Glycine riboswitch aptamer from a Steroidobacteraceae bacterium, 100 nucleotides, folded computationally. The coordinates come from a structure-prediction model, not an experiment, and the mean pLDDT is 78. The organism belongs to Steroidobacteraceae, within Bacteria. Of the family's consensus pairs, 91% are formed in the model. The RNAcentral record of the sequence draws on Rfam.
RNA sequence: AAGGCUUGUCCGGAGAGAGUUGGAAUUGGGGUACUCCCAAAUCCGACCGCCGAAGGCGCAACCCGCUCGGAAACGCUCAGGCAAAAGAACGGCAAGUUUG
Numbered sequence: 001a002a003g004g005c006u007u008g009u010c011c012g013g014a015g016a017g018a019g020u021u022g023g024a025a026u027u028g029g030g031g032u033a034c035u036c037c038c039a040a041a042u043c044c045g046a047c048c049g050c051c052g053a054a055g056g057c058g059c060a061a062c063c064c065g066c067u068c069g070g071a072a073a074c075g076c077u078c079a080g081g082c083a084a085a086a087g088a089a090c091g092g093c094a095a096g097u098u099u100g
Base pairs, nucleotide, nucleotide: 002099003098004097005096006095007094008093010092011091012090017048019047020046021045022044023043024042026040027039028038029037030036049082050081051080055078056076057075058074062070063069
């Protein structure tokens, strides 16, 4: 030089529902003032539809030091996700470490 690994108040980063319904407390509004009605976002559950690029599982071209081992952005959709935000494989940049 080139590569491996780790880290990051950094940059980029796709897809698919602000779904229906029951409950909880909160806030706001309304009335006939009753433990009444309506709305909002939040949390917990049920149901329906959907997405694939955390993680996981499967198939396998292929790679290798070849009975070992590695292996996709393909498949599944357990998990996760379906306004924004956050997160996000992966890429870039930076720092550290390591092989040499």